This is a predicted structure of a 1514-nucleotide RNA (small-subunit ribosomal RNA) from an uncultured prokaryote.
RNA sequence: AUUGAACGCUGGCGGUAUGCUUAACACAUGCAAGUCGAACGGAAACGAUGGUAGCUUGCUACCAGGCGUCAAGUGGCGGACGGGUGAGUAACGCGUAGGAAUCUGCCCAGUAGUGGGGGACAACCAGGGGAAACCCUGGCUAAUACCGCAUACACUCUAUGGAGAAAAGGAGGCCUCUUCUUGAAAGCUUUCGCUAUUGGAUGAGCCUGCGUGAGAUUAGCUAGUUGGUAGGGUAAAGGCCUACCAAGGCGACGAUCUCUAGCUGGUCUGAGAGGACGAUCAGCCACACUGGGACUGAGACACGGCCCAGACUCCUACGGGAGGCAGCAGUGGGGAAUAUUGGACAAUGGAGGAAACUCUGAUGCAGCAAUGCCGCGUGUGUGAAGAAGGCCUUAGGGUUGUAAAGCACUUUCAGACGUGAGGAAAAGUGAGUAGUUAAUAACUGCUCGCCCUGACGUUAACGUCAGAAGAAGGACCGGCUAACUCCGUGCCAGCAGCCGCGGUAAUACGGAGGGUCCGAGCGUUAAUCGGAAUUACUGGGCGUAAAGCGCGCGUAGGCGGAUAUUUAAGUCAGAUGUGAAAUCCCUGGGCUCAACCUAGGAACUGCAUUUGAUACUGGAUAUCUAGAGUAUGGUAGAGGUGAGUGGAAUUUCAGGUGUAGCGGUGAAAUGCGUAGAGAUCUGAAGGAACAUCAGUGGCGAAGGCGACUCACUGGGCCAUUACUGACGCUGAGGUGCGAAAGCGUGGGUAGCAAACAGGAUUAGAUACCCUGGUAGUCCACGCCCUAAACGAUGUCAACUAGGAGUAUGGGAGUUUAUCUCUUGUGUUUCGAAGCUAACGCGAUAAGUUGACCGCCUGGGGAGUACGGCCGCAAGGCUAAAACUCAAAUGAAUUGACGGGGGCCCGCACAAGCGGUGGAGCAUGUGGUUUAAUUCGAUCCAACGCGAAAAACCUUACCUGCCCUUGACAUGUAGCGAACUUUCCAGAGAUGGAUUGGUGCCUUCGGGAACGCUAACACAGGUGCUGCAUGGCUGUCGUCAGCUCGUGUCGUGAGAUGUUGGGUUAAGUCCCGUAACGAGCGCAACCCCUAUCCUUAGUUGCCAGCAUUUAGUUGGGGACUCUAGGGAGACUGCCGGUGACAAACCGGAGGAAGGUGGGGAUGACGUCAAGUCAUCAUGGCCCUUAUGACCUGGGCUACACACGUGCUACAAUGGGCGGUACAGAGGGCAGCGAAGUCGCGAGGCGGAGCAAAUCCCACAAAACCGUUCUUAGUCCGGAUUGGAGUCUGCAACUCGACUCCAUGAAGUUGGAAUCGCUAGUAAUCGUAGAUCAGAAUGCUACGGUGAAUACGUUCCCGGGCCUUGUACACACCGCCCGUCACACCAUGGGAGUGGGUUGCACCAGAAGUAGCUAGACUAACCUUCGGGAAGUCGGUUACCACGGUGUGAUUCACAACUGGGGUGAAGUCGUAACAAGGUAGCCCUAGGGGAACCUGGGGCUGGAUCACCUCCUUU
Repeated sequence: AUUGAACGCUGGCGGUAUGCUUAACACAUGCAAGUCGAACGGAAACGAUGGUAGCUUGCUACCAGGCGUCAAGUGGCGGACGGGUGAGUAACGCGUAGGAAUCUGCCCAGUAGUGGGGGACAACCAGGGGAAACCCUGGCUAAUACCGCAUACACUCUAUGGAGAAAAGGAGGCCUCUUCUUGAAAGCUUUCGCUAUUGGAUGAGCCUGCGUGAGAUUAGCUAGUUGGUAGGGUAAAGGCCUACCAAGGCGACGAUCUCUAGCUGGUCUGAGAGGACGAUCAGCCACACUGGGACUGAGACACGGCCCAGACUCCUACGGGAGGCAGCAGUGGGGAAUAUUGGACAAUGGAGGAAACUCUGAUGCAGCAAUGCCGCGUGUGUGAAGAAGGCCUUAGGGUUGUAAAGCACUUUCAGACGUGAGGAAAAGUGAGUAGUUAAUAACUGCUCGCCCUGACGUUAACGUCAGAAGAAGGACCGGCUAACUCCGUGCCAGCAGCCGCGGUAAUACGGAGGGUCCGAGCGUUAAUCGGAAUUACUGGGCGUAAAGCGCGCGUAGGCGGAUAUUUAAGUCAGAUGUGAAAUCCCUGGGCUCAACCUAGGAACUGCAUUUGAUACUGGAUAUCUAGAGUAUGGUAGAGGUGAGUGGAAUUUCAGGUGUAGCGGUGAAAUGCGUAGAGAUCUGAAGGAACAUCAGUGGCGAAGGCGACUCACUGGGCCAUUACUGACGCUGAGGUGCGAAAGCGUGGGUAGCAAACAGGAUUAGAUACCCUGGUAGUCCACGCCCUAAACGAUGUCAACUAGGAGUAUGGGAGUUUAUCUCUUGUGUUUCGAAGCUAACGCGAUAAGUUGACCGCCUGGGGAGUACGGCCGCAAGGCUAAAACUCAAAUGAAUUGACGGGGGCCCGCACAAGCGGUGGAGCAUGUGGUUUAAUUCGAUCCAACGCGAAAAACCUUACCUGCCCUUGACAUGUAGCGAACUUUCCAGAGAUGGAUUGGUGCCUUCGGGAACGCUAACACAGGUGCUGCAUGGCUGUCGUCAGCUCGUGUCGUGAGAUGUUGGGUUAAGUCCCGUAACGAGCGCAACCCCUAUCCUUAGUUGCCAGCAUUUAGUUGGGGACUCUAGGGAGACUGCCGGUGACAAACCGGAGGAAGGUGGGGAUGACGUCAAGUCAUCAUGGCCCUUAUGACCUGGGCUACACACGUGCUACAAUGGGCGGUACAGAGGGCAGCGAAGUCGCGAGGCGGAGCAAAUCCCACAAAACCGUUCUUAGUCCGGAUUGGAGUCUGCAACUCGACUCCAUGAAGUUGGAAUCGCUAGUAAUCGUAGAUCAGAAUGCUACGGUGAAUACGUUCCCGGGCCUUGUACACACCGCCCGUCACACCAUGGGAGUGGGUUGCACCAGAAGUAGCUAGACUAACCUUCGGGAAGUCGGUUACCACGGUGUGAUUCACAACUGGGGUGAAGUCGUAACAAGGUAGCCCUAGGGGAACCUGGGGCUGGAUCACCUCCUUU
């Protein structure tokens, strides 16, 4: 885009077209084929007329075929057309173009006739049978019915003699005769018929070329088969039929068989070529319940005819009969689905008729259906308060929306009433005229008049009337694809054409508002074509995506060198015929337009005939040598086959020497060995394979071929001439060869080695490793026929830049060399143009062309099943479908990853020091418990974390009590200042009572703050979601990275820059460079600290001068110190290394040296990392409670497990005594001195200090002296008892501290694991925050103060480059197979049941043909006997149905069984992807739960390292 559609929702009108696609299923009822009296005998019915009778005087009965007419019958024509359907048919059925051996009623034209006879049969009458249908017997009768005779132009037969064979009359008119008008006869005439025949037209039959589906998993078919002769038969050619003869005919250009199908004009689609279809309309064919058959006829083997058989239905008196809607309506059934049991012959057409006319479910109309196409309408204008309502909202508004309402108009269509075309012209009749004729009849033509014909139809159209009045829906709105928001739902319900959406903020589900697209329709489903160059003729491919046969030879076929002549098949051009009409297209015309109808044209791309052309192709003839081949001379070679020969090595055996191990592995063990192994020496046997040479070397078609010699033999290459003369290329079928494994028979067997056995490894180990070991490997003969049989690249030929190597021939040159140049044939590598998706290929093409063959068409199922062929078997070749998925695949890119590689860094390892893990305690967590043990944090990066401090409070948890505008905020109204004292009840919250108090501002109205009351808006929530968020934070990581602009390269993703060579802590810097620059990071700038200078000296300092117990005071600024400002360090200098660089190494100077030390500072990003319980915040949830208050309890529980710490285990120590030296902090609800009391915690006290002044505040390790002497201790201090102190409302649950007493574990800590590189570790104390009180934690401070680093192999983490990848949620990845479960389709299957069909046989209705003389018989003949002829009967042949047997094929079902596919979370392993942890894969064989393992041969589509060779480059 389309449809004969269907379904869903909706539905106003008209025109026009269409309407059982399914059950060729069955049919009730009605109708669909009759007509002619001008062929005939006639008269059942009706009518008119006349007559008779009866009488109720207009009715009944009867008579009259005389009239109009006409049932039934004889006869003629028509029922072969029209109408329906598409079952069958793959066919001369259809289409197209031709042909000859034919027929043709009615029609047209012509010729010649139409004479004279005969006998019957219906109807009818009579009789009979039957339920009926119907039938039988006898009798009468007509014809255009039937039959002879005569005649025969033409016709047929025969073959020039002849013979055969026709007919029918009807109607009208005239004339003559006569009973004078009723008839009869003869004649004439017109017309319709009839007979014979010729020609035409029309229709039909037959034959042929070409075209017209699928399957080769259908390859052979055929006996009347193919042809001939003779005969028969037909309208006609012909094996159409029969007899005889011959053995043919068809088929790979697809016979036969199977399946499917009516064919065409055309229809739909498409740019076309094509593809699909074959409704309506038109042409042809076939069929008429199923099968068979003929009759009649011009025509049938006959839809509404006959006979027979069968199935079915109906009637029946059971004896017998009837029927055929695939005609029009209609019914049932089937189905998703398809209409009225309508009107009319008015028109068009058909049959009959002389005609009028009759018939006509053809046809023309109407009815039903939005089934399609076309047209029209459902109003138009105005109308902002942008109404109300709805929806959304950032709460302002926006939108629906000029939309509505309102106002002003119009009236198509529908409705009502009225008017009213066209479809109608004929026929008939009257008159006139012309023709014909003897004719003024009749007939025919024309003209005029009259009469009359409409189903549709209440037509179309027009007019009038009324009133916006009666008339809008459907789908969609994530992308494709035009159109967006809210609510509900919460992987549910659902959507979905594909991708996909839905797990609490869904533009995707459902609803709503809004919008978009169409519109009397809109969507969905089904189907066809297109897009699809996705079967490629136009117009595709095959190295790696699917795809080159494993390789030759060769048949058919296809294609084929040069020249000349000829032919004209192909080819090209012209003409003619045909290509039906309709359709399509163009131009006109008619319905108001359109759809539709109609006229003309063009077209129908085709076929045939014919006339030309001759370049090319083909055919024929002749010639040629460039292709191909032959001869001659050389040449290299693991080419093949056979025979023989050789040495090294392994093994075994024999012997000698000799002693304890050997062997094997990652490590072992099995195994061998004191019965003497292994080792070593000598000898022997036997089999297999041929080191070095050896090489991207050679040969061969491929597989493949490797010691040497001989024999036989194939091919290649080079050179020289000579010869043949296109002999060529390819190659479906065919045929030969064809690694390894495997099979058969017979040998052989040293080594190796599937299977097997044992030992290891392992969770297991049917493996990898080890020890053994059989088939096999070897030979001969015969099979098998497959490989990653690979260059994943078919064969042949031609053309198209170069460079380098190598193998082997020929030629030339000179400077004669290990030379150079050149020319062939092989082989390897790089590369230009070109090609390619890219990778890559690139004269050995994957470039440009030609010839031929093979093959491909999404993945899986599956190279499987079935069938066939081959094979001894294994198996091979050929080769599907159902079903299932939306991918599978190639190349390249960026990452990530690797039990890949290279380089580098880090307390990463190593080297060290000290710890943790063991003990006790502290603290946090898990778990458990509980009414509650609130919540969060969970690898590093949770666990002395949030918490810089839970007795109450905190507090979020639990119990109980209690409040509801609330503990807290704002707004409204009223009252009251606020506030305060005391008492009672209660656990308290709270409730009740009570005392004092009237403040501030004021414009005098009131106001501000505060409290109380009331009602609503609202408050409140540590309730949920950190996976809706902001902010903040952790981590990789203070790692050196992360990017951009422009340019360039690439089809692109992307790359380059950022890689490389150096160097650095650093993407730090330098050099190089298709890149040049830039940004965020690094570094620096900032702070502290180390040196110096300067300024300033109080509360700090004191050298000198005074004074002193004391920097106390005077004084001083020198010093320390304080805190402001500066200086200083930059690889600056020297030497070396390096590339003349960057930089590095060493040195000097310097307080400090290569970033001096420390801090702050954290790129792009990652982890849906952490936090809704700091805070903020969307959404959801609670609202007399999930909010608020209070009491008590809990967060402190305790079998246990873990993390982080403290104290220890002691002598580098403990105790006691004495002595010394810091820094940095804090202090008014505070620090708190001196003094004093207490053993002590502490008490009393209250000087000083808002602090360089006073206080906390004695620093401790250290040092000196003494004691303890290795012990569970004078170590260690847990635990417990008692007594106290302090804080606080309160110390029971549950604080800290003191004293006395008690004195546990613990004697240096398993596997494992942590920190630290210098003022660091270790060790020692001090201070602070929090805080009423309560640190072993945290943060800060100083004192004392080490050891070690060879180095980067390894572990961990990270950076850069490179490589492989089947990963991209990125290795915590991906992924394979068995098993178990569910479902689905399918193969096999004992068989069962159908369909179709072959062969053989039986049988044989009706019918036709032949034969027959059993019976009978009107026409003709007769010599009257009969004959001829016919009918019935009988029989033979053919044959439908039916039956039997045996095959084939197909469909369905089937116990059981095989594999396959699919399925959020099953089991077992881990085979593959990285070197996937044993490289993988292919063929083959064996084995095993399974993926798989092992042996043999092959491939690279294997990583890594090394070597060789080659290429490029200065």